A computed fold for a 72-nucleotide RNA from uncultured Halorhodospira sp., annotated as transfer RNA. The prediction has a mean pLDDT of 81. Its Rfam family is "tRNA".

[in-house]
RNA sequence: GCUAUGUAGCUCAGUUGGUUAGAGCGUCGCACUCAUAAUGCGAAGGUCGGUGGUUCGAAUCCACCCAUAGCC
Numbered sequence: 001g002c003u004a005u006g007u008a009g010c011u012c013a014g015u016u017g018g019u020u021a022g023a024g025c026g027u028c029g030c031a032c033u034c035a036u037a038a039u040g041c042g043a044a045g046g047u048c049g050g051u052g053g054u055u056c057g058a059a060u061c062c063a064c065c066c067a068u069a070g071c072c
Stems, first nucleotide, its partner, number of pairs: 001071006009025004018056001027043005049065005
C1' cells in the first nucleotide's frame, strides 16, 4: 500500500435502504424429578466498531478513523 471482517457473553444470519434487529449455544426463572441431567415454557441481555455525510428513512450507501486477519 491492497483485500476481507467488525451485529447479544460466544458462534453467526439479516435476500441489491422500509415500518418490529433475529437464530443457535450460554445465563436467569418456572414446570417436570426423591435429586441432578435431559426436556418444555418464559425472561433478561444490542446506542449493529467510532465520527461525520447522503436520504422522508441507514446494520445496509459514501468518506475518514480504530481493531483483527491475510497478501505485497